[in-house]
RNA sequence: CUUAUCCAGAGGGGCUGAGGGAUACGGCCCGACGAAGCCCCGGCAACCACAUGUGAUCGCGCUGCAAGGCCCGCCGCAUGCAGGUGCCAACUCCGUCCCCGGCGCGGUAACGCGACCGGGGGAAGAUGAG
Numbered sequence: 001c002u003u004a005u006c007c008a009g010a011g012g013g014g015c016u017g018a019g020g021g022a023u024a025c026g027g028c029c030c031g032a033c034g035a036a037g038c039c040c041c042g043g044c045a046a047c048c049a050c051a052u053g054u055g056a057u058c059g060c061g062c063u064g065c066a067a068g069g070c071c072c073g074c075c076g077c078a079u080g081c082a083g084g085u086g087c088c089a090a091c092u093c094c095g096u097c098c099c100c101g102g103c104g105c106g107g108u109a110a111c112g113c114g115a116c117c118g119g120g121g122g123a124a125g126a127u128g129a130g
Stems, first nucleotide, its partner, number of pairs: 001130006011041005019030003024096004042088003047084002050080006058073002061070003092124001097121006103114004
């Protein structure tokens, strides 16, 4: 940089001792009934790897007079496993930028505005794979 996923799931112990929830701001939380960090053990999940089954088509090969058939590889799907990662408060804790709807306020109206509510998208980030 590209791509997929991010409303599910899963915690105990030891050392240590004041912060932590990525960054900035705002909010809201967690924390001496012990934060972050390190170590041990346990667990969750199933991205990759691996195995099995299956489907389609492409490529190589084999076979056949031919239509076609078969093996292997690539690809899709399903299942299994748990080797490589990852993860184990709160949706990625929530918002910030844009759009839509509601509500409220202002306005004769067109419409405008918002420390409000809901939805969608984006940005950023995290993790896997390349």

Model confidence (mean pLDDT): 85 of 100.
SAM riboswitch aptamer (S box leader) from a soil metagenome, 130 nucleotides, folded computationally.